[in-house]
Context: one part of a larger RNA
């Protein structure tokens, strides 16, 4: 763009698929077989390795962040060396976890048969019927009405878009949620999580200094303080922005 209203939900003609691969142990079984020595298989179960797909509960990695510490600058917290060290939320991730299953059904091929004439017998075939393959069609996971025979159903006379706030989405478009009849994002509060007990004040204090014997300086430690700081998380709250409008 088409399908001759719009939107939404479906069907499934078709079409794709890793619809996995290899191996070990064990049961089968010390069985079948074999004089013995020896020694299977069909099938079942558990697992390993590789591949594929998905995920982050656990383990590990990274990680905003928090803390310690060295040098130096500053002198109230502190800054810089993208310093070094310890721990680490979410997210992303593999070295981690999960699935990769379980059988079967239908119609058949070659083939095996039943009944059975033509042809009083016989014959799987002529009518009819039963089986039979890793193959075919399903069963499992996707896409799919552009399937031009362009489908169906429902609702509606509107719907959708622009615009704004965003993220289960994301290169741009697109997608998804929300727009005051509102928790969509920010901010705030509470919780939770990380780090590990902030600054200031006060108390103690090795040691050093001073001597007018009154004291001053003081690393460090205790208390205040499961503190302080931080958060990509959750809930609550219309404070801010989703106003207004085309």
């Nucleotide at each position: 763009u088409g399908u001759u209203g719009u939107u939404g939900u479906u069907u499934g003609a078709g079409u794709g698929g890793a619809a996995c691969a290899a191996g070990u142990a064990u049961c089968u079984a010390g069985u079948a077989c074999g004089a013995g020595a020896g020694g299977a298989a069909c099938g079942g179960u558990a697992c390993u390795u590789g591949g594929a797909u998905g995920c982050c509960u656990c383990u590990g990695g990274u990680g905003a962040u928090c803390g310690g510490u060295u040098g130096u600058c500053a002198a109230c917290u502190g800054g810089c060396a993208g310093g070094c060290c310890g721990a680490g939320u979410a997210g992303c991730u593999a070295c981690g976890c999960a699935u990769u299953a379980g059988a079967c059904u239908g119609a058949u091929a070659a083939g095996a048969g039943c009944u059975g004439a033509a042809a009083g017998c016989a014959u799987c075939u002529a009518a009819g019927c039963u089986c039979g393959a890793a193959g075919c069609a399903g069963a499992c996971c996707g896409c799919a009405a552009a399937a031009c025979g362009a489908a169906a159903c429902a609702a509606c006379a509107a719907a959708g878009g622009c615009c704004g706030c965003a993220a289960u989405a994301g290169a741009a478009g697109a997608u998804u949620g929300c727009g005051u009849u509102g928790a969509u994002a920010g901010a705030g509060u509470u919780g939770c999580u990380g780090u590990g007990u902030a600054a200031g004040u006060u108390c103690g204090a090795a040691g050093g200094g001073g001597u007018u014997c009154g004291c001053c300086c003081g690393a460090c430690g205790g208390a205040u303080u499961c503190a302080g700081c931080a958060g990509a998380c959750a809930a609550c709250u219309a404070c801010u922005a989703a106003c207004a409008g085309c």
The prediction has a mean pLDDT of 81. A computed fold for a 246-nucleotide part of an RNA from an archaeon, annotated as large-subunit ribosomal RNA, domain VI. It was read from a public genome assembly.